[in-house]
About this RNA:
The prediction has a mean pLDDT of 84. Predicted 3D model of a 340-nucleotide part of an RNA (large-subunit ribosomal RNA, domain IV) from Candidatus Uhrbacteria bacterium RIFOXYB12_FULL_58_10. Lineage of the source: Bacteria > Bacteria candidate phyla > Candidatus Uhriibacteriota. The sequence was found in a public genome assembly. Rfam family: Bacterial large subunit ribosomal RNA.

Context: one part of a larger RNA
RNA sequence: ACUACGUUAAGGAACUCGGCAAUCAAGCGGCCGUAACUUCGGGAUAAGGCCUGGUUUUCUCCGGGAGGAGAAGACCCGCAGCGAAAGACAUAAACCGACUGUUUACCUAAAACACAGGUCCGUGCUAAAUCGAAAGAUGAUGUAUACGGGCUGAUGCCUGGCCAGUGUCCGAACGUUAAAGAAGGGGGUCAUGAUCGCAAGAUCGGCAGCCUUCGACUGAAGCGCGGAUGAACGCCGGCGAUAACUAUAAUCGUCCUAAGGUAGCGAAAUUCCUUGACGGGUGAGUUCCGUCCUGCACGAAUGGCAUAACGAGUUUAUGACUCUCUCAACGUAGUCCUCG
Repeated sequence: ACUACGUUAAGGAACUCGGCAAUCAAGCGGCCGUAACUUCGGGAUAAGGCCUGGUUUUCUCCGGGAGGAGAAGACCCGCAGCGAAAGACAUAAACCGACUGUUUACCUAAAACACAGGUCCGUGCUAAAUCGAAAGAUGAUGUAUACGGGCUGAUGCCUGGCCAGUGUCCGAACGUUAAAGAAGGGGGUCAUGAUCGCAAGAUCGGCAGCCUUCGACUGAAGCGCGGAUGAACGCCGGCGAUAACUAUAAUCGUCCUAAGGUAGCGAAAUUCCUUGACGGGUGAGUUCCGUCCUGCACGAAUGGCAUAACGAGUUUAUGACUCUCUCAACGUAGUCCUCG
């Protein structure tokens, strides 16, 4: 010096990112007492206060009795009477998630996942969906109060506008459109034929068949087209002027759009400027709480706001308590190191 453990006067978080760690306190008993808030169940053992052994005397009350509850004395013992086995620190607030639950076996337990509840879509049974070349199986020995899928996530109050784009559903008049079919046309080959030639042969035209090519016309879904649909994917403006101080703008003008963000909330787990401004708490507060709104870049089931209870969640404060610290010292055990 290190590791593990222990004790320290005075102070008591001044330590530190942060009371991390450690200490202390309080102990599921009896009596009393118990707030805000609340979904009336809770919160709650809230908080907080007091008591506690043994022997013995007298008395009161309750009970049919066994017995129980209590009052007033006297005495006894110990450091200590819930006689120590076990057995919460508490409080005031804010955020998130309703809750119990689940999770990264071996760095993350959470605000993530799930959840009951809500809603939308699909599915009429040989169901949809899923596994499987198939047979077959699950769904289900179920039948729309059922099953599958998506989103949201208890509860309370609510859930605004936009269907132009994308998606889905419905529609079928018209346009476009594949394979296929096909009237007909072109080309190649070519029997017979024609012309020339004494002949050999040459040239021309060309039926049928076969080969090849073009093809009017017929021709579904889809797309175009018309409509519906947001708890479908999503989106929800700009500039200028205006009131008898100033400031501001209920108001007006104008451009654009499918429509221009409603209620509620707001420097927020979201605010860059920013330690915004004001207030509170502190001697002093970039954090915290309340309010404001100038929302860089909240906003309504990609849910908005509120919310009792709950949480090894995050943040702030207070009491109590302490070697976390002021600030070190000492001790025990084991290392390390030095000497032998």